The RNA shown here (small-subunit ribosomal RNA) has 1389 nucleotides and comes from an uncultured bacterium. Rfam family: Bacterial small subunit ribosomal RNA.
[in-house]
């Protein structure tokens, strides 16, 4: 500056950044009559004519003419219109800035000095007459003046070597003095022209440019130098220190920013330049190539009689247009300044003022003091209270501002007088009156400031990070708060922060960045020591660096902004004097750098020629026979026409085993059989020679793997492409069989690479240790040792480094030079240039897009990475599931409802240890509203609470007859029992707070639970290491079921886990002995611990013991421990249980319970009846029963344990085929009952391999029991019926011993039961484990990682659709520029 919201006053400033777009209207430059001739009006006056009047001499008026005065003025003439004012289009330039030059110049007016102003002449406008034209304007004839014009004379001056040439003038005013002018020359001042040093944006994807070009001679032009112009001659001039071209731009003083160095900028004010509708041109003039002059051309606008004309706001206002956006068609010449004039004065949109705009800066105000433990209201709240808040009200004041009235300036200076637009303004006084005056932005972090509600990835916010998916301090609103304040925010731009272009002050091993390598040009840098100079450098003085600005002091407006005075300063440039260390230049000297010589040495260094053996393949021949070959396994292929194998002979090409080595050589690429020739570099020793000859190296040149290209050869093997065979979902691959280019040679291109040490070259310096290659010296006991130089490796100190790491071969410390980098993608792409035969290389962007991309290291997780080790994980076994029927759960579907939850393992006989009603949450219908339940408040209540008949209804309920109380206080009556009355309580009724909700959110939560996993792990303190994340401990060697233990160790300890402690079970002892037991004794029965008795045994249940690697041997490290053995009921954790670390899964549960928030309140609450949760084409999970003979049926017979029982278990007896019934002894239970308790088992008989004497589904009939009630929808019994099924595809589950398998029994829930489920109990009772390769899960160490929501990760490309940007595209169109040519206005010569 603009925009949004808001707006009280004053002062000082400031106001088209865009369309140098177009402009209506008015004004912005005139003035001089004292230069001139006229003209007009008025007046004065002279004179002439005529008229009138009268006192005859005058008067009045009139016409003509002359003179004069005043005013006005077109024209001629003079000066000024080149200043002042505007704009920034053009301009990359001597345009500007700064400093110089002009001996190469001009300069009106001004100042000063000197001199002069004599004599003459002819015109012309105006005017008059007359034409043309619409107009603008203009032709002809005639008259006239001048400070207009011309000539002659004079002559300082100028030119010229000189002779000589040339060369001026004006008057006006005044009574006069005098004044204003005029001409010439000298000087000054001012202004201007020209020239030079230095500085002045981007682009090399613009590298070559120039023909008057560069210079010279003659001439011309100009005020003046000059290719400024012209003729001739020469061939030059500029350029990597960036010419030429392209783009952009007026430059500066200054202004903004910054600690500075810098960066950005050029609005106002001041200096310079350029321009004036666009382009060109000259004229006049002191000055212009002239904003408001002229001519021509063009575009545009206007007038026109169509023939012609007029115009130029980038002056002040103003209009349209453009734009986000920029003011009044104001007042005045009073001041300052300018033009003209002798002056008065005239002119002046310069200027001084006023107006508009919060556009900026500055100042002031919107009130001040008092006023509650704090009104109302709003808001928050844990409801107690807190906040707004002394804020308000209210009381006492003040008077800035405002309104009215009064007074009233300076600015005015020049002798005096006169003169104020602003303006009755500033200022002062009085009165009135808190009265007229506050908003904007923000409140998640950065960044000062927090709550509530609404919203629910919606609406929206956002400068960056990011907020919003139902508890948002981030959205919107409110309350509160913070900031600034007549402003506050936003947007745009610039600098800063950014050391993020690094001059001050950065980097390049892995983050962006060392050129593939060498040689070398320009350039940069350069050893020791003299002398000279003084360019750089340092220093003194002088000049300049306009004013304003900035800084300092003082001063003026009440302060400030603003303004004034004075001062200092101004890193720059110039002049001059001085210094000589350093750089430089010149000239000497030196030898330490560098080079040469001489003497030795090592080597796959290079080039060329020749030679060699092994092997592959092919050809010939022999032997020999059916295969060979190849692979994970195969096939294609080869082979009876004789392969492979094997022997002999031959051909040809390519490569050189062993030696061979972090060995050698080379600048890099690279170099490997042997010999010869030629040849480069290098090392050591020596110290004879040269004497800084050096280092680096932009451009440039050369070399440069592989692949590729061109031409010609060559081709054994190998082998892109290609062809087959396999593999595979596919397999344009990996594997196999073939095979062309190529690989090889010669010549020529290409010029790249992870051309890498991802580390440019040179020199110097800075602790060590240990290998290895090549030399030399000294020494030696002859093995070696010591010293030194040049290479090549490893380790490490200091130091460096983000870390990794580097570390005399530096990535350390320094110097010099080169190359390169500046977020990722786009892209090493496009365009352009250069190179190439091509492929392509080199140089190398932008639009657009992202909020990152990247490095190193850390912890995890993961890997069809590695190592070690576990587990019914596999394997070895046994039995199942998956097929059938049935049961049950789930999905799906259906339905008024099929209530809800659980969903891989870890949902699916799960919540549910019992859905006919109830349960029940669902559906339909009926009913109810303070409620089925809790607490409180108010009011009412004696025929109240309570009981509750009839009637109605499916019930709930509605309905109310009749009956009918309790506690307590005061008063009254009665001897009393008791009764009457007033009130209170309980209860009830009404009303209100509230209740209620299996309604939502398990992703708001507590609690509880599942899972990894009974896996061996998870951590902490201190110390140490690391910049840090972290590491160490916890890793390592052994060992264990175990982070179990031992040893070692920069760790030492500790905690939660493991183990143990607890329970059951296996053995024993002791104690105790009923309801249990019965050996001995006695009694007794059909039988029987039945009885007396007993405590021995079994058993029961309490206390102890027992097992600890304690003992022995071996192994091990003399450890921990392992293996074996003895004893023992039991042996290495004896078996089983309980016990679940840090954590993971936003795992499950708001329907157990609790709970925040939300929702509901005559309903989503509550009551009731009926229905549903039991539906049924299907799919899945878990089970039961089977398919039979190791079986089924029948008969006989033996042996358990855990448990349960009072609204219960229910005996004996009797009835029924049976379920069961009748009945009721005993038992609250080691006593009685369930329960003779068992079943499989054992003994015997039948069945004879079949859909059966297997199997039992389904269905019919008849029953039993429970229950208010078995229709939907119970279990059981009997008779009848007798389905599928003959051992189960892919796949998959459990189990390692009293286990699996198999057999039954009990219990919870429960009226009954859909239980074939669950939880327990006992009976019978196996098989197998070589082993850890593989599958699954897990533990530890290690490794890689671009993963961290962590491999169910991450991520790439095509395709489809939509959109964006760019490129290409048949083309099309506009602009710029260069060269050549044609036409050619005005104008100058």
């Nucleotide at each position: 500056a603009a925009c949004g919201c808001u707006g009280g006053c004053g002062g000082c400033g400031u106001g088209c950044c865009u369309a140098a777009c177009a402009c209506a209207u008015g004004c912005a430059a005139g003035u001089u009559g004292a230069g001139c001739g006229g003209u007009g009006u008025a007046c004065u006056u002279g004179u002439u004519g005529g008229u009138g009047a009268u006192u005859u001499a005058u008067c009045a008026g009139u016409a003509g003419u002359g003179a004069g005065u005043a005013c006005a003025u077109a024209g001629c003439a003079g000066c000024g219109g080149a200043c002042g004012g505007g704009u920034g289009a053009g301009u990359a330039a001597c345009g500007c800035a700064u400093g110089g030059g002009u001996g190469a110049a001009c300069u009106g007016g001004c100042c000063u000095c000197a001199g002069g102003c004599g004599g003459g002449g002819g015109a012309u406008a105006a005017c008059u007459c007359u034409g043309g034209g619409a107009a603008a304007c203009u032709g002809g004839a005639g008259c006239u003046a001048a400070u207009a014009c011309c000539c002659c004379g004079u002559a300082a001056g100028u030119c010229g070597a000189g002779a000589g040439a040339u060369a001026a003038a004006a008057g006006g005013a005044g009574a006069a003095a005098u004044c204003c002018g005029c001409c010439u020359g000298g000087g000054g001042a001012u202004g201007u022209g020209c020239c030079c040093g230095u500085g002045u944006c981007c682009u090399a994807u613009u590298a070559g440019c120039c023909a008057g070009u560069u210079g010279g001679g003659g001439g011309g032009u100009u005020a003046a130098g000059a290719g400024c112009c012209u003729c001739c001659c020469a061939a030059g001039g500029c350029g990597a220190u960036g010419a030429u071209g392209g783009g952009u731009a007026g430059c500066c003083g200054g202004c903004c920013u910054g600690a500075g160095a810098g960066g950005g900028u050029g609005u106002c004010c001041g200096g310079c330049c350029a321009c004036a509708c666009u382009g060109g041109a000259a004229c006049u003039g002191a000055g212009a190539u002239a904003c408001g002059g002229u001519c021509c051309a063009g575009a545009c606008u206007c007038c026109u009689a169509c023939g012609g004309g007029a115009g130029g706001c980038a002056g002040c206002a103003g209009u349209g247009g453009g734009g986000a956006a920029u003011u009044u068609u104001g007042g005045g010449c009073a001041a300052u300044g300018g033009g003209g004039g002798c002056a008065a004065c005239c002119c002046u949109g310069a200027c001084c003022c006023a107006g508009c705009g919060a556009c900026g800066c500055c100042g002031c105000g919107u009130g001040a003091g008092g006023g509650a433990a704090g009104a109302a209201g709003u808001u928050c709240u844990u409801c107690g209270g807190g906040a707004c808040g002394u804020a308000a009200a209210c009381c006492u004041c003040u008077g800035u501002u405002g309104u009215g009235g009064g007074a009233g300036a300076a600015g005015a200076a020049g002798u005096c007088a006169g003169u104020g637009a602003c303006g009755g303004u500033a200022u002062c006084c009085c009165a009135c009156g808190a009265g007229u005056a506050a908003g904007c932005c923000c409140c998640g972090g950065c960044u000062a400031a927090c709550u509530a509600c609404g919203u629910g990835c919606c609406a929206g916010c956002a400068g960056c990070c990011g907020c919003g998916g139902u508890a948002a301090u981030a959205c919107g609103u409110a309350g509160g708060g913070g900031g600034c304040g007549a402003g506050c925010g936003u947007u745009a731009u610039c600098c800063g922060g950014a050391a993020u272009u690094a001059c001050u002050g950065g980097g390049c091993g892995u983050a962006a960045a060392g050129g593939g390598c060498u040689c070398g040009u320009a350039g940069g840098c350069u050893g020791u020591u003299g002398u000279a100079c003084a360019a750089g450098u340092c220093u003194g003085u002088c000049g300049u660096u306009u004013a304003a600005u900035g800084c300092a002091a003082c001063g003026g407006c009440u302060c400030a902004a603003c303004c004034g005075u004075u001062g200092a300063g101004g890193u720059g440039c110039g002049a001059u004097g001085g210094a000589a260390a350093c750089u430089g230049u010149a000239u000497g000297a030196c030898u330490a750098g560098g080079g040469u010589g001489c003497a030795g040495g090592a080597g796959a260094g290079g080039u060329a020629a020749g030679c060699g053996g092994a092997a592959u393949u092919c050809c010939c021949g022999g032997u020999g026979u059916a295969g060979c070959g190849g692979u994970g396994g195969a096939a294609u292929g080869c082979g009876u026409a004789g392969a492979u194998a094997u022997c002999g002979g031959g051909a040809g090409g390519a490569a050189c085993a062993c030696c061979g080595g972090u060995g050698g050589c080379g600048a890099a690429g690279g170099c490997g059989g042997c010999u010869u020739a030629c040849u480069g570099g290098u090392c050591u020793g020596u110290a004879a020679c040269c004497g800084a000859c050096g280092c680096u190296g932009a451009g440039g040149a050369g070399c440069g793997a592989a692949a590729g290209c061109c031409a010609g050869g060559g081709u054994a093997g190998c082998g892109a492409a290609c062809c087959g065979g396999a593999u595979u979902a596919g397999a344009u691959a990996c594997c196999c069989g073939g095979g062309u280019a190529g690989u090889c040679c010669u010549g020529g291109c290409c010029g790249u690479a992870a051309a890498c040490g991802a580390u440019g070259g040179a020199c110097a310096c800075u602790a060590g240790g240990u290998g290895u290659g090549g030399g030399u010296g000294c020494u030696u006991u002859c093995g070696g040792g010591c010293a030194u130089c040049c290479g090549u490796g490893c380790c490490u100190c200091a130091g460096c480094a983000a870390a990794c790491g580097c570390g005399g071969u530096a990535a350390g410390u320094g110097u010099c030079c080169c190359g390169c980098c500046u977020g990722g993608g786009g892209a090493g792409u496009a365009c352009g240039g250069c190179c190439g035969c091509a492929a392509g290389g080199u140089u190398g962007a932008a639009a657009c897009u992202c909020a990152a991309a990247g490095g190193a290291a850390u912890u995890g997780a993961c890997g069809g990475g590695g190592g070690c080790c576990c587990g019914c994980a596999c394997a070895a076994g046994c039995g199942g599931u998956g097929g059938a029927g049935c049961a049950c759960g789930u999905g799906g579907u259906u339905u008024a409802a099929u209530u809800c939850g659980a969903u891989g393992c870890a949902a699916a006989c799960c919540g549910a240890a019992g859905a006919a009603c109830c349960u029940u949450a669902c559906c339909u219908g009926g009913g109810u509203u303070u409620g089925a339940c809790a607490u409180c408040u108010g009011c009412g209540u004696g025929g109240u609470a309570c009981u509750g008949a009839a009637a109605u209804g499916a019930a709930a309920g509605u309905g109310g007859a009749a009956g009918g109380a309790c506690u307590u206080a005061g008063g009254g009556g009665g001897c009393g029992a008791c009764u009457c009355u007033u009130g209170a309580g309980a209860g009830c009724g009404c009303a209100g707070a509230c209740a209620g909700g299996u309604g939502c959110u398990g992703c708001a939560u507590g609690g509880c639970u599942g899972u990894c996993g009974u896996c061996a792990g998870c951590u902490c303190g201190u110390g140490u290491c690391g910049u840090g994340a972290g590491a160490u401990g916890u890793u390592g060697g052994g060992u264990u079921a175990a982070g179990u233990c031992c040893c070692g160790c920069a760790a030492c300890g500790a905690g939660c886990g493991c183990a143990a402690c607890c329970c059951c079970u296996a053995c024993a002892a002791c104690u105790g002995g009923u309801u249990g037991c019965c050996a001995a004794c006695a009694g007794g029965u059909g039988a029987a611990g039945c009885u007396g008795g007993g405590g021995a045994c079994u058993c029961c249940a309490g206390u102890u013991g027992g097992a600890c690697u304690g003992c022995c041997g071996g192994c091990g490290a003399c450890a921990a421990g392992c293996c074996g053995g003895a004893g023992g009921a039991a042996g290495g954790u004896g078996g089983g249980g309980a016990u679940g670390a840090c954590g993971u899964c936003a795992a499950g549960u708001c329907c157990u319970c609790a709970u925040g928030g939300c929702c509901u309140u005559u309903a989503u609450g509550c009551c009731c009846a009926g229905g549903g949760c039991u539906a049924c084409a299907c799919a899945c999970a878990u089970g039961c029963u089977a398919c039979a003979a190791u079986g089924g049926a029948c008969g006989g017979u033996a042996c358990a344990a855990c448990g349960g029982g009072a609204a219960g278990c229910g005996a004996g007896a009797c009835c029924g085929c049976g379920a069961g019934g009748u009945g009721g002894a005993g038992c609250g239970a080691a006593u009685c009952c369930c329960a003779u308790c068992a079943a499989a088992g054992c003994c015997g008989u039948c069945c004879c391999c079949a859909g059966u004497u297997c199997g039992g589904a389904u269905u019919g009939c008849a029953g039993u029991c429970u229950g208010c009630a078995a229709c939907u929808c119970g279990a059981c019994u009997g008779c009848a019926u007798g389905a599928a099924g003959c051992c189960g595809g892919a796949a998959u589950c459990g189990c390692u011993a009293g286990u699996a398998a198999u057999c039954g029994c009990a219990g919870a829930u429960c009226a009954g039961c859909a239980a074939a489920g669950c939880u327990g109990c006992g009976g019978u009772g196996a098989a197998u484990a070589c082993g850890u390769u593989c599958c699954c899960g897990g533990g530890c160490c290690u490794u890689g990682u671009a993963c961290a929501c962590a491999c169910c990760g991450c991520c790439c490309g095509u395709c489809a659709c939509a959109c964006c940007a760019c490129c290409c595209g048949a083309g099309u169109u506009g602009g710029g520029u260069g060269c050549a040519c044609c036409c050619g206005a005005a104008g100058u010569c």